[in-house]
Parts: sequence; structure tokens; C1' cells
RNA sequence: GCGCUCAUGGUAUAGAGGCCUAGUACGCCUCCCUGUCACGGAGGAGAUCGCGGGUUCGAAUCCCGCUGGGCGCG
Repeated sequence: GCGCUCAUGGUAUAGAGGCCUAGUACGCCUCCCUGUCACGGAGGAGAUCGCGGGUUCGAAUCCCGCUGGGCGCG
């Protein structure tokens, strides 16, 4: 340099054009339970989906560019 692939709450992930101002698990906060902690139960906060454009009535999702990670080729 070229090709492929990945990027979504603190962490790990689901998602395949409208049911998604985004679900799940762990973690975090509050309350209940307990003599206390843990376990368990109830509730809550937290992601403008890496960044910038484009397509579309509508984009986390499709296209282009960029940035970063991984793999391969030279």
C1' cells in the first nucleotide's frame, strides 16, 4: 500500500429499513428481607449505536469517506 472484518450504557453482547428516543446479562444506586453481610425480592439511573456525509417518507441497520482494533496479502 491492497483486501476482509469489527466499533451499540461501566463491561460483555442482541439487532439484518418502520414493532427501536434501542433489548439482555453482569456491574452501579434506592427500597424490602436479615441482628449484620451475602443470597433473594421490588424499583431506578445509565448508550443522540466510533466520527462526518449520502440514499430513503423513515437508518443502529444500506452506500461513501475518515479514525481506531483484529486478520490476511504484498

A computed fold for a 74-nucleotide RNA from a Candidatus Saccharimonadota bacterium, annotated as transfer RNA. The sequence was found in a public genome assembly. It matches the Rfam family "tRNA". Rfam describes the family as follows. Transfer RNA (tRNA) molecules are approximately 80 nucleotides in length. NCBI's taxonomy places the organism under Bacteria, Bacteria candidate phyla, Candidatus Saccharimonadota. Its mean pLDDT, the model's own confidence on a scale to 100, is 82.